[in-house]
RNA sequence: GGAGUCGGCUGGACAGCCGCUCCCUGCGGCGUCGCCCGCAGGGGGAGGAAAGUCCGGGCUCCGCAGGGCAGGGUGCCAGGUAACGCCUGGGCGGCGUGAGCCGACGGAAAGUGCCACAGAGAGCAGACCGCCGAUGGCCGGACCGGGUGGCCGGUCGGGCUCAGGCAAGGGUGAAAGGGUGCGGUAAGAGCGCACCGCGUCCGUGGCAACACGGGCGGCACGGCAAACCCCACCCGGAGCAAGACCAAAUAGGGGAGCGAUCGUGUGGCCCGCACGGCUCCCGGGUAGGUCGCUCGAGGCAUGCGGUGACGCAUGUCCCAGAUGAAUGGCUGUCCGCGACAGAACCCGGCUUACAGGCCGGCUCCCGGU
Numbered sequence: 001g002g003a004g005u006c007g008g009c010u011g012g013a014c015a016g017c018c019g020c021u022c023c024c025u026g027c028g029g030c031g032u033c034g035c036c037c038g039c040a041g042g043g044g045g046a047g048g049a050a051a052g053u054c055c056g057g058g059c060u061c062c063g064c065a066g067g068g069c070a071g072g073g074u075g076c077c078a079g080g081u082a083a084c085g086c087c088u089g090g091g092c093g094g095c096g097u098g099a100g101c102c103g104a105c106g107g108a109a110a111g112u113g114c115c116a117c118a119g120a121g122a123g124c125a126g127a128c129c130g131c132c133g134a135u136g137g138c139c140g141g142a143c144c145g146g147g148u149g150g151c152c153g154g155u156c157g158g159g160c161u162c163a164g165g166c167a168a169g170g171g172u173g174a175a176a177g178g179g180u181g182c183g184g185u186a187a188g189a190g191c192g193c194a195c196c197g198c199g200u201c202c203g204u205g206g207c208a209a210c211a212c213g214g215g216c217g218g219c220a221c222g223g224c225a226a227a228c229c230c231c232a233c234c235c236g237g238a239g240c241a242a243g244a245c246c247a248a249a250u251a252g253g254g255g256a257g258c259g260a261u262c263g264u265g266u267g268g269c270c271c272g273c274a275c276g277g278c279u280c281c282c283g284g285g286u287a288g289g290u291c292g293c294u295c296g297a298g299g300c301a302u303g304c305g306g307u308g309a310c311g312c313a314u315g316u317c318c319c320a321g322a323u324g325a326a327u328g329g330c331u332g333u334c335c336g337c338g339a340c341a342g343a344a345c346c347c348g349g350c351u352u353a354c355a356g357g358c359c360g361g362c363u364c365c366c367g368g369u
Stems, first nucleotide, its partner, number of pairs: 001365010012334007020045010030034001047340001051351002054349005059239004071235005076090005091105001092103004106230002111228002113224003128170002130166003135163002137160003141156006178196006197219001198217008243291004253282006262276005298317008335338001
């Protein structure tokens, strides 16, 4: 200098004027005295994702003795945390020269199921091409022996590939019942051996996942659990329109009092019962209002513990809280001309979107000293 990788920060700046919303202080107003209205001064006023609403928790109401079933979720190990499907550290596997990145990563010798197409054969398999054909069979040849002869017997060498043997090689497939090499054989084959793999037992290290080493076994146990299933652990439901309080008008409910001793109904009549009027009181509840509402698993700084996530201590700060719902508009100056995007109960995560700029750790390549 170039290429890359990981982490962090930032997300136009300044000034003036006019507005909006919340809080505090002061003054004023009222047929109404409310923390209501107005004025003045001071202070606060969107984000790193406020988003998607995908996980986890707080809070609230309902349900609930305890346990189980069903259903859902999570799934290598250890730790962090209020909790998590998050984070940190580690293991194993894969990718990369490397920094580093990615992984639903428990169980397939409990059971069931599936493995399309192709292929001979897809599960306790199979022989299409191919290889062999030692042995047995068949067909020639040479030699030896026997016989008058057709011929018979033997030995050697060859052919056929008929009986049959093989699974090394080819071919099919995502996958074909360990791999490489040597020996072996007619050809072959864990048939034998060495190494690797696998299984099993033991030892060592580690909290563990796991790693390393040794012995034994010739290999049994193909793959799929984001198929059913098995194992371990976790999970009650609904959500701030949760929920609590105050409380008109109208209608309806309950109680007390007053009143003509009245009306209506109870098949006619009497008693009884029920309903009907006015006044006052009570409770439920609608409109409306108030609370919930923002001081919190809070921010910042320093120190300490820890590899780290994180924890502890001390100091310091108060930082939106609306409810037709505020955070805007205009002007000027400057620059690199400004992306994605707007709170609605709160918090921890994940995911997704994002113009440009800044800082740091590390890696690889090239060059110089």